[in-house]
Record summary:
Model confidence (mean pLDDT): 83 of 100. This is a predicted structure of a 538-nucleotide part of an RNA (small-subunit ribosomal RNA, 5' domain) from a mine metagenome.
Context: one part of a larger RNA
RNA sequence: GAACGAACGCUGGCGGCGGGGUUUAGGCAUGCAAGUCGCACGAGAAAGGAGCAAUCUGAGUACAGUGGCGUAAGGGUGAGUAAUGGUUCGUCAACGUACCGAGCAGACGUGAAUAAUUUCCCGAAAGGGAUUGUAAUGCACGAUGAGACCACGGGGUGUACGCACUUUGGGGUCAAAGGUCGGGGAUCCUUCGGGACCCGGCGCUGUUUGAGCGGACGAACUCUGAUUAGCUAGUUGGCGGGGUAACGGCCCACCAAGGCGAUGAUCAGUAGCCGGGCUGAGAGGCUGUCCGGCCACACGGGCACUGAGAUACUGGCCCGACUCCUACGGGAGGCUGCAGUCGCGAAUUUUUCACAAUGGGCGCAAGCCUGAUGAAGCCACGCCGCGUGCGGGAUGAAGGCCCUCUGGGUUGUAAACCGCUGUCGAGGGAGGGGAACCGCUGGAUGUGAAUAGUAUCCAGUCUGACUGCUCUCUGAAGGAAGCCCCGGCAAAACAUGUGCCAGCAGCCGCGGUAAUACAUGUGGGGCAAGCGUUGUUC
Repeated sequence: GAACGAACGCUGGCGGCGGGGUUUAGGCAUGCAAGUCGCACGAGAAAGGAGCAAUCUGAGUACAGUGGCGUAAGGGUGAGUAAUGGUUCGUCAACGUACCGAGCAGACGUGAAUAAUUUCCCGAAAGGGAUUGUAAUGCACGAUGAGACCACGGGGUGUACGCACUUUGGGGUCAAAGGUCGGGGAUCCUUCGGGACCCGGCGCUGUUUGAGCGGACGAACUCUGAUUAGCUAGUUGGCGGGGUAACGGCCCACCAAGGCGAUGAUCAGUAGCCGGGCUGAGAGGCUGUCCGGCCACACGGGCACUGAGAUACUGGCCCGACUCCUACGGGAGGCUGCAGUCGCGAAUUUUUCACAAUGGGCGCAAGCCUGAUGAAGCCACGCCGCGUGCGGGAUGAAGGCCCUCUGGGUUGUAAACCGCUGUCGAGGGAGGGGAACCGCUGGAUGUGAAUAGUAUCCAGUCUGACUGCUCUCUGAAGGAAGCCCCGGCAAAACAUGUGCCAGCAGCCGCGGUAAUACAUGUGGGGCAAGCGUUGUUC
């Protein structure tokens, strides 16, 4: 000199864009943060309203349940981790993949339950048990097998000689929900409701393939300490098995005695890593906040279940600590989500608004949910921009300060006074932006038997949490300047007070009676809505 997630002191007008618990991965009141689908399924209220009443309506609505998809994403934090991580480059001839795209082939027949419900029982509660009872795209069985898989036989291609790919033959094993919704002319059936049948949408099953995503493996690099020198029994390898989507001591039995290490093993300390950031001419040094990628964690520790995917932040079980409820028998909980609270601390914000936009989940859709996100609020925490006026004005006014003191110098064009302007702020008015969709209405084209329906396109219509973003009017110099320094380094000096006192100080050093170094006044210098100090890095 530059920089900062800064803090402290004094001061403080406006706007834009960013940032904001670095400490206790300490404890948490309260609210919200993951639901959705009635176009999978069975059941199914009440209040209210109408009516003299029966009853109708509310309504096949709400609530609850079975089932499907999602809850493994998004969001938070950095505790642990020195390699099971990260970065870069490779390998899988050792692998997986729900949703999405494309291709091929299908969806035949049957059965048994169970939640809800009913009636009871136990319990303070959390919750549990029995009885009754029904459905499905829930569950189970059989059929079929284009195909996949398994073992066997024949042929071809490639090969790191381990094997891989491909073709063919006959065996064995493995599917499904033809469900739901919309529309329909003829024909058939009909309990007259509709069904078969045809068209379309969304789905179901098997398999191939793609995209995206993931899993595993290898190499190089990745902090400090030798006042840590030896470490290792599933240890190192083999054989056979188990397990996994998959290779492998990943696990197990047996066999062998190996494996690592001064090119630093082991041990100890510290630490999430990177793209990046700061500084520097560079080399380098320091660093990893915000944003993005990867990893790890979710009260501490362990475990599996479900599932395409988890060993699962707001799922489950066990142990532990802590907090809460209790009828003392027993139960409930997990903010390192968004706000907020206590504590800790030099120190870090609102218990706000909205799903209008972007994105996500579910749904055919309308839509619902979304503390992701978009916005607003607080804080000079940072960067940037703007303003606090402009021109004229000498009797160089008054006052202050200084001096060689009837006077002069300086403050100083500074003020007064005259004229001008109107940024920002204040008050009022108008306009614009993020809006594209979806849906609805109309039309065109395709499909179709169809002027149903549906898909695509076009036109119109509909949707704003927030916003001084723009223009304009009123009015008025009015509401808007401080902080540090002035001995040298280092720009800027005089007077008074004090008297090694009180004090200053980054270094050198000032102060003991004329202190340009302390304090005050006047004057000056620097920066400016900031200025200084402290801390840290280069």